Model confidence (mean pLDDT): 81 of 100. Transfer RNA from a Candidatus Microgenomates bacterium, 74 nucleotides, folded computationally. Its Rfam family is "tRNA". Rfam classes the family as a transfer RNA. The organism belongs to Candidatus Microgenomatota, within Bacteria.
[in-house]
RNA sequence: GCGCGUGUAGCUCAGUUGGUUAGAGCACUUCACUGAUAAUUAAGAGGUCGGAGGUUCAAGUCCCCCCACGCGCA
Numbered sequence: 001g002c003g004c005g006u007g008u009a010g011c012u013c014a015g016u017u018g019g020u021u022a023g024a025g026c027a028c029u030u031c032a033c034u035g036a037u038a039a040u041u042a043a044g045a046g047g048u049c050g051g052a053g054g055u056u057c058a059a060g061u062c063c064c065c066c067c068a069c070g071c072g073c074a
Stems, first nucleotide, its partner, number of pairs: 001073007010026004019057001028044003032040001050066002053063002
């Protein structure tokens, strides 16, 4: 340099043929329970969906460019 793949919450990931509010588990905060802790129950916070642009009534999803990482080829 070329090709392929991945990028969504602090971590691991899901997200259907583009459609109504962006989710799960763990972790975190608070409450309850306890002599106290752990476990458990209940509630909550946390996201510019890697970045910019485009298509569309509507984009995490489609198109283009760029960035990071991984694999292969040279």